[in-house]
Description:
Model confidence (mean pLDDT): 83 of 100. The RNA shown here (SAM riboswitch aptamer (S box leader)) has 115 nucleotides and comes from Terrihalobacillus insolitus. The organism belongs to Terrihalobacillus, within Bacteria. The sequence was found by an Rfam model in a public genome assembly. Rfam family: SAM riboswitch aptamer (S box leader). Rfam describes the family as follows. The SAM riboswitch is found upstream of a number of genes which code for proteins involved in methionine or cysteine biosynthesis in Gram-positive bacteria.
RNA sequence: CUCUUAUCAAGAGAGGUGGAGGGACUGGCCCGAUGAAGCCCGGCAACCGUCAGACAAUUUUGUUGUUUGAAAAGGUGCCAAUUCCUGCAAAGCUGUAUGCUUUGAGUGAUGAGAG
Numbered sequence: 001c002u003c004u005u006a007u008c009a010a011g012a013g014a015g016g017u018g019g020a021g022g023g024a025c026u027g028g029c030c031c032g033a034u035g036a037a038g039c040c041c042g043g044c045a046a047c048c049g050u051c052a053g054a055c056a057a058u059u060u061u062g063u064u065g066u067u068u069g070a071a072a073a074g075g076u077g078c079c080a081a082u083u084c085c086u087g088c089a090a091a092g093c094u095g096u097a098u099g100c101u102u103u104g105a106g107u108g109a110u111g112a113g114a115g
Stems, first nucleotide, its partner, number of pairs: 001115008013041001015040003021031003025087001027085002042079003047075002050070009088104006
């Protein structure tokens, strides 16, 4: 980097450092010297992994899959706003406006597996 798959309406400091930017991209709209990013500490969650139970399959003292629960000292991740809104398609509404609402897709992010 590519492919497959799951999730994305909840949650998370009035700490230290640092100094101007940040919210992927478009258009918006926001956050920021009452201090941005980054780094450290802290925290959240529970995808992988761990432990326990149930069910199923099987090459049956075992293994694999599905599922429920527990802990969080392991591997990631995350800690403004729904993935901040929007961008494409369909349907509906009426105040007919480069309007509003809903659903789906797309995009993006993260985990796990494969190349």